[in-house]
RNA sequence: AACGAUCUGCGGGGUUGGGUGAAAGUCCUGACCGGCGGUACAGCCCGCGAACCCGUCAUCUGACGGGCCGAUCCGGUGAAAUUCCGGAGCCGACGGUGAGAGUCCGGAUGGGAGCAGGUCCAG
Numbered sequence: 001a002a003c004g005a006u007c008u009g010c011g012g013g014g015u016u017g018g019g020u021g022a023a024a025g026u027c028c029u030g031a032c033c034g035g036c037g038g039u040a041c042a043g044c045c046c047g048c049g050a051a052c053c054c055g056u057c058a059u060c061u062g063a064c065g066g067g068c069c070g071a072u073c074c075g076g077u078g079a080a081a082u083u084c085c086g087g088a089g090c091c092g093a094c095g096g097u098g099a100g101a102g103u104c105c106g107g108a109u110g111g112g113a114g115c116a117g118g119u120c121c122a123g
Base pairs, nucleotide, nucleotide: 004120005119006118007117008116009115010114015030017029018028019027031103032102033092034091035048036047037046038045043090044089052067053066054065055064056063057062072088073087074086075085076084094106095105096104
């Protein structure tokens, strides 16, 4: 001391307001939130993960393969920024529900991109 193997820990935030109504954190209005890696510091640039759909195998309920996968512009500074500063915008799985959900409840004391560390090893 690279790569690799293996183990351990960590690994997602957010409706106090007002309106309508029998009933809404679900509608209208306002408020609030932003996983991981890359790159000039990023929810909306590139990529990944979760979720969802299909197939095969297995049948503890999971493994593998495939599919799907949201949203940004203008000005400024600078060598460099759709990332910073200023301004104006936009987006958000599935199932449930006295009424339609990014924020409530549930699968989930789950999974996870990945981050940190320990141990082992050819050379």